């Protein structure tokens, strides 16, 4: 000096489509309707979080290699406002404006 990469699992956080909860409501039974200001389960989820694979790169081994060891892959403050879903967010725009 650098477009410093993908993917997978997770967790802070996130909501409220389903599930349960709570109030109401109906009934022999089988409902409906509101409440996320319901701790939850399913669900969404980080560039600046965590751990895993690959990938890249450097290095050694080796006659040679498309084999094998090792090793690096750092740093990273940050609105507003828009977008997606059922909704929201540390999602996405975006390592974006701005500092």
């Nucleotide at each position: 000096a650098a477009u410093a990469g993908a993917c997978g699992g997770c967790u802070a956080g996130g909501g409220u489509u389903c599930c349960g909860g709570c109030g109401a409501u109906a009934c022999a039974g089988c409902u409906u309707c509101g409440c996320g200001u319901c701790u939850g389960g399913u669900c969404c989820g980080a560039g600046a979080g965590c751990c895993g694979u690959c990938g890249a790169c450097c290095u050694c081994u080796u006659g040679a290699g498309u084999a094998g060891g090792g090793g690096u892959u750092a740093c990273a403050c940050g609105g507003a406002g828009g977008g997606a879903u059922a909704a929201a967010a540390g999602c996405c725009c975006g390592g974006g404006a701005g500092g």